Predicted 3D model of a 1478-nucleotide RNA (small-subunit ribosomal RNA) from Capsicum baccatum var. pendulum.
[in-house]
RNA sequence: AGAGUUCGAUCCUGGCUCAGGAUGAACGCUGGUGGCAUGCUUAACACAUGCAAGUUGGACGGGAACACGGUAAUUGGUGUUUCCAGUGGAAGACGGGUGAGUAACGCAUAAGAACAUGCCCUUGGGAGGGGAACAACAGUUGGUAACGACUGCUAAUACCCCGUAGGCUGAGGAGCAAAAGGAGGAAUCCACCCGAGGAGGGGCUCGCGUAUGAUUAGCUAGUUGGUGAGGCAAUAUCUUGCCAAGGUGAUGAUCAGUAGUUGGUCCGAGAGGAUGAUCAGCCACACUGGGACUGAGACACGACCCAGACUCCUAUGGGAGGCAGCAGUGGGGAAUUUUCCGCAAUGGGCGAAAGCCUGACGGAGCAAUGCCGCAGGGAGGUAGAAGGCCCACGGGUUGUGAACUUCUUUUCCUGGAGAAGAAGCAAUGAUGGUAUCUGGGGAAUAAGCAUCGGCUAACUUUGUGCCAGCAGCAGUGUUAAUACAGAUGAUGCAAGCGUUGUCUGGAAUGAUUGGGCGUAAAGCAUCUGUAGGUAGCUUUUUAAGUCUGCCGUCAAAUCCCAGGGUUCAACCCUGGAUAGGCGGUGGAAACUACCAAGCUGGAGUACGGUAGGGGCAGAGGGAAUUUCCGGUGGAGCGGUGAAAUGAGUAGAGAUAGGAAAGAACACCAACGGUGAAAUCACUCUGCUGGGCCAACAUUGACACUGUGAGACAAAAUUUAGGGGAGCGAAUGGGAUUAGAUACCCAAGUAGUCCUAGCCGUAAACAGUGGAUACUAGGCGUUGUAUGUAUCGACCCGUGCAGUGCUGUAGCUAAUGUGUUAAGUAUCCCGCCUGGGGAGUACGUUCACAAGAAUGAAACUUAAAGAAAUUGAUGGGGGCCCCCACAAGCGGUGAAGCAUGUGGUUUAAUUUGAUGCAAAACGAAGAACCUUACCAGGGCUUGACAUGCCAUGAAUCCUCUUGAAAGAGAGGGGUGCCUUCAGGAACGAGGACAUAGGUGGUGCAUGGCUGUCAUCAGCUCGUGCCAUAAGGUAUUGGGUUAAGUCCUGCAAUGAGUGCAACCCUCAUGUUUAGUUGCCAUCGUUGAGUUUGGAACCCUGAACAGACUACCGGUGAUAAGCCGGAGGAAGUUGAGGAUGAAGUCAUGUCAUCAUGCCCCUUAUGCCCUGGGCCACACACAUGCUACAAUGGUCGGGAAAAAGGGUCGCGAUCCCGCGAGGGUGAGCUAACCCCAAAAACCCAUCCUCAGUUCGGAUUGCAGGCUGCAACUCGCCUGUAUGAAGCCGGAAUCGCUAGUAAUCGCUGGUCAGCCAUACGGUGGUGAAUUUGUUCCUGGGCCUUGUACACACCACCUGUCACACUAUGGGAUCUAGCCAUGCCCGAAGUCGUUACCUAAACUGCAAGGAGGGGGAUGCCGAAGGCAGGGCUAGUGACUGGAGUGAAGUCGUAACAAGGUAGCCGUACUGGAAAGUGCGGAUG
Repeated sequence: AGAGUUCGAUCCUGGCUCAGGAUGAACGCUGGUGGCAUGCUUAACACAUGCAAGUUGGACGGGAACACGGUAAUUGGUGUUUCCAGUGGAAGACGGGUGAGUAACGCAUAAGAACAUGCCCUUGGGAGGGGAACAACAGUUGGUAACGACUGCUAAUACCCCGUAGGCUGAGGAGCAAAAGGAGGAAUCCACCCGAGGAGGGGCUCGCGUAUGAUUAGCUAGUUGGUGAGGCAAUAUCUUGCCAAGGUGAUGAUCAGUAGUUGGUCCGAGAGGAUGAUCAGCCACACUGGGACUGAGACACGACCCAGACUCCUAUGGGAGGCAGCAGUGGGGAAUUUUCCGCAAUGGGCGAAAGCCUGACGGAGCAAUGCCGCAGGGAGGUAGAAGGCCCACGGGUUGUGAACUUCUUUUCCUGGAGAAGAAGCAAUGAUGGUAUCUGGGGAAUAAGCAUCGGCUAACUUUGUGCCAGCAGCAGUGUUAAUACAGAUGAUGCAAGCGUUGUCUGGAAUGAUUGGGCGUAAAGCAUCUGUAGGUAGCUUUUUAAGUCUGCCGUCAAAUCCCAGGGUUCAACCCUGGAUAGGCGGUGGAAACUACCAAGCUGGAGUACGGUAGGGGCAGAGGGAAUUUCCGGUGGAGCGGUGAAAUGAGUAGAGAUAGGAAAGAACACCAACGGUGAAAUCACUCUGCUGGGCCAACAUUGACACUGUGAGACAAAAUUUAGGGGAGCGAAUGGGAUUAGAUACCCAAGUAGUCCUAGCCGUAAACAGUGGAUACUAGGCGUUGUAUGUAUCGACCCGUGCAGUGCUGUAGCUAAUGUGUUAAGUAUCCCGCCUGGGGAGUACGUUCACAAGAAUGAAACUUAAAGAAAUUGAUGGGGGCCCCCACAAGCGGUGAAGCAUGUGGUUUAAUUUGAUGCAAAACGAAGAACCUUACCAGGGCUUGACAUGCCAUGAAUCCUCUUGAAAGAGAGGGGUGCCUUCAGGAACGAGGACAUAGGUGGUGCAUGGCUGUCAUCAGCUCGUGCCAUAAGGUAUUGGGUUAAGUCCUGCAAUGAGUGCAACCCUCAUGUUUAGUUGCCAUCGUUGAGUUUGGAACCCUGAACAGACUACCGGUGAUAAGCCGGAGGAAGUUGAGGAUGAAGUCAUGUCAUCAUGCCCCUUAUGCCCUGGGCCACACACAUGCUACAAUGGUCGGGAAAAAGGGUCGCGAUCCCGCGAGGGUGAGCUAACCCCAAAAACCCAUCCUCAGUUCGGAUUGCAGGCUGCAACUCGCCUGUAUGAAGCCGGAAUCGCUAGUAAUCGCUGGUCAGCCAUACGGUGGUGAAUUUGUUCCUGGGCCUUGUACACACCACCUGUCACACUAUGGGAUCUAGCCAUGCCCGAAGUCGUUACCUAAACUGCAAGGAGGGGGAUGCCGAAGGCAGGGCUAGUGACUGGAGUGAAGUCGUAACAAGGUAGCCGUACUGGAAAGUGCGGAUG
């Protein structure tokens, strides 16, 4: 310090997630030791048991024990020791616990004045004289108990009176009003009372700070103030009477929910965020609520009274209790310890002291809960052992790791010694026989956890096969998983490791430091203006802000720095210190502010002009539309893609005249004008607002913005009254359609118009808030002023104010913006913080309603989005090409048959190929074989290959059995090489390695191949442009069959395709002439004879064509058009030749091959069957339907092929297929071989025929082991459908289509009408691109990128989830009113009352009790408010794999979509009105 994740890729916005640190933690696995810390975060839930606050005999009476002496004895006395209970004193208000309440002077910080203060310190003075009781105790007595009642005795440092000091009070008088003794032999010590001062602690007041919600906006009646009285330690509405009506709040009162607070702690670079355990300060509380007493101090945790809930005891009458003290129990919970030791230390209470008490505290125990330290051994040791894992089988790795040799002992076990902490003469140690020291023993007792695809350090193998599972995010797993599970190995940390929760950081995703708002979320529809914020120039004053010096304070601990102590560290000790806050005080005066005085530049006013659809009201006008009236006229009109509904002979439409009505104002008219915006347009008049310009008079900062508030605000809607021509939601009708609640047509209501109201919203947009200043230009236009000039008006120039285009710098993610900023700055306001849920719900305000404004959450999701790029695509556009269409010729689709496919059938009908680009395709040939399929019979190292052993030559012949394979038996034979050991080939036998598989996967592959497409494209280097993806070149202008060529250009070159080079055909030359050619000779015929090389022909080598020439055109180019010559001028014609890529094309059944599968079978052999089935559908062909024909007879002229297991002449036989014979030919020689259409001539005469030949009977031939399933051919007989073919569709542009035969391969034969070649005859039409299919280039839109077979919307149905409404029901909280009224303070008292004082007495004063008044907790009643839960039914929302109905959106998405509003419809949605262009 960053990283992953939206996309085909890019950049941006933006969320989600991760890596760090921390924790009072918990869970899983594991676990050696020590030190120091920490340990109920939940139920302020309930508590058994023990302990946690006692002490004082030197305050007092007394009890007990012992001793002493006296006495006759009892008793009493004295002394010592001790003390349970009691009187008295001080302490139980500290210490310890908890965080429920509390949003508050509670806390923090800084100040203040009107207070009191036990013990402590300093200091002044004092303690005189008297008196009366009450406990204990004794007796009587009540009660279960707790606890009492009555009578009697008694002491004090307990209580009371008098006197005096001091103190208090209008300060004169007067009144009130203190004291106590104890110990000691004594000195003296400890106590007591009244003052003054101090210290420490406490009470009170106050400035400032202290979290959330406005879907809480008003709150307040002792409330705010004054005054009298009361009360308090003290101030005070603290309480009360009277008077006044205040006080508080948008700088957030009140209300609601939440919360102890601070020092600090954790994170962070910091600002800051979170938190408030342990330690420390303050506060509050002590079962819940209320109350007072005592006291210096309490309204009191281990005190009291009352009420309530709960628990316990009880004799039922009544009593007792309060662990949020330390342990501990139950409960709750993911979760938190021992019913331990000791007062030795520190501290506290009491005491004169000894001392007693102390669950404070000091320690130990439990827990890896945390932090820190230590150990688990060190050295040597390669045969690189065994085992594991991997492997290319060579090895590698685990790995010096182990074993083995040697050394050491921190720990561990076991002996001995043994602390410090102890102060203050001695004594005193819980810890603890601990720490530590010192002998002996033996490597002995001691390693796990997580991870290993990326982020993120660390990889292989096996299993699994979208299963099981993993996962923090994106994601992984569908037969080769570094992502699951196991294993080997590795990495990280280590007595721990990992997971989970929480906080913070990263997150500049709340931005003060430090973000944004044209299009990503985000500028209010617009303006006026209050509070507030901000604000021109000059000179004074003050010193609030600001700057600066000093002082006080912000407890200690913590953090930081330095030093020191534990062997180090954690930990502890000592000292020091910084920002920064608050307060005080002195100074400075630039800036902000204040005071005062000025100025004119900002702003306003006045004067003079000026433009304008600015506003309101009134008056007038013509064109058009519709309706009506009466004419002319006579059949159609209207409407559409095409129609129909509709209107018309009762006279439409058309035409001309007249009348009425309402609404809107053509041309001018313009990215022109006005207004704040919405908006505003015929003409004239009246009233009226604002702007701009000029001149420079006047005021003198009067300004800008603007929460709340107010005004205005398109269209639609709404209320009332008018009006209603046209248009026109809704609605009915006609079409279209699968449907058509739409688009189209003909009608048509509200509405649109006016008047008076309401509503308050729009894509109210420049998607850009307002103001001010500054920062290059250029070109328009509106208003105005002005300059030059002119007679004048234009033109030209300048200034100000508007309004547009383009563009520099800058800015921006890009697009773009750019003096009218989205630039550079300042001020003010509004708004945003992932997508959805949702602008929804609830609440509130407004509205007649429709609705508007404000405005969430649960839940869900990893993206949603902006701009730009490349593709793909469009029922977008432009250009171009192609037998693509058009123009033609001939077909297919109807028929019969052949062949292939689907389907069906079957034991099997083996299998692959399935739009173009499968279907006469693999198959250039299934009767057996082939053959892969089925049934049956057989074999198991195998039909085939290699290695080993032993053996035999091999081949051949015969017989039995069997369907054959096979099985059995017999006979014959003895080879070749040799270095004589043996070897090679072949056959059969045996065991093991292995063979074998047309078994699966073409979506694991190689190779080959189809298609786009013989389309013209596809790329690279360097440069340049862009943040980048990418672009440029390759686009533009021409041209071409072509990215072919030329030209221009930030491009310049290159590669691969195109073309050419190759083959065939067309012309010529040269050369060579046999089997070919010519001549001669000759024959029935045959080149058998001789000669020739001119021709034909054949083979080879060359030539030729290149837009080369001429003319025109073009830009001078490339080229195009025409012509000449030429055998040939489309690239001369045809072929071969197929770029980068696309379709997971096809093929594992040509072959090869990974992985998986079978191994007496999915392998191999054999026989028979099947691949040839047959209601049907499709594809490709053949033959036809006839006269351009058929039939019979005669006649002429090819090319290219094939042939020895072959072609087969000739002759003979047969009607024929064919048979017999066998010349010639290994082929320019011989044969197949007859070419056919064609020509001449005969018959047929338009018909199911002398067309057509299917089907079937009979008789034959050929091939072959075999012709039944299942071959071909011949003869004869039979003679089906069919008379030119619906929708639709195919081929072809010249030697082409059409038509006619010939031939070959495969092959014994052939189902060949197929396929490949060959020649004969030989047309028609097109010089065009509107349309259909396909393709190329450019451009445009896009919400697509699996790329339109895309994406995607809504209803409905199903499941699940959270949520709104909801009659009710339940619970809690809050306040109000009333009733009742405990304890208790305060007050009253005509009742009761044996101490102290007073009085001679009765009595009095005072006190107590009782009664009573105010207040008053709990409780009750009533109506409210708020919150939470429940809830029949119901509303929408979200998610889900697949479903139903349509297709609304994205392309012109097939009616452009969208916004507001209204109506309508199963649903997306449709339509009307107005609006923006996204």
Taxonomically the source falls in Capsicum baccatum (Eukaryota, Streptophytina, Euphyllophyta, Solanaceae). Model confidence (mean pLDDT): 84 of 100.